The RNA shown here (c-di-AMP riboswitch aptamer (ydaO/yuaA leader)) has 141 nucleotides and comes from Micromonospora rosaria.
The RNAcentral record of the sequence draws on Rfam and Ribocentre.
Lineage of the source: Bacteria > Bacillati > Actinomycetes > Micromonosporales > Micromonospora.
The coordinates come from a structure-prediction model, not an experiment, and the mean pLDDT is 77.
């Protein structure tokens, strides 16, 4: 004095995943409600499908296309539709810097009043600045 590693507590991003409240508390869990998030589910309209062979479907930004490894399955590469971040917040507009996953339904499901169901997670990053206190001035009510 610099580097790395962890710990609170505060700040921030991803993503719906926030706040409140009750029971019980030796551990352990079990619920309401609010918000915000998903599916189901008419008439109208839309479209087809069963039988023979491929079965469809939903959450998500996460499709899709090309070349290779072998024919497939799957693996890499290079692109893409399409999405995030850049520290108070919206918009624009330029730059830079990443994701482009994975998981469920179980032969079933279009839109879709009413009305039914269901989730409310999991990850990472910063801590001289993006962060805390304070004082002032202005503006509007």
């Nucleotide at each position: 004095c610099g580097g790395c590693c962890g710990a609170c507590g505060c700040c921030g991003c991803c993503g719906a995943g926030u706040c409140g409240c009750c029971c019980a508390c030796c551990c352990a869990g079990g619920g309401c409600g609010a918000g915000c998030c998903g599916g189901g589910g008419a008439c109208c309209c839309a479209g087809g499908u069963a039988c023979g062979c491929c079965g469809g479907g939903g959450u998500g930004a996460a499709u899709c296309c090309g070349c290779a490894g072998u024919c497939c399955a799957c693996u890499g590469c290079g692109g893409u539709a399409g999405g995030g971040c850049g520290u108070c917040c919206c918009c624009u507009u330029c730059c830079g810097c990443c994701c482009g996953a994975a998981c469920c339904c179980g032969u079933c499901a279009g839109c879709u009043a009413a009305c039914c169901c269901g989730g409310u997670a999991g990850g990472c990053g910063g801590u001289u600045c993006c962060g805390g206190a304070g004082a002032a001035g202005g503006a509007g009510u």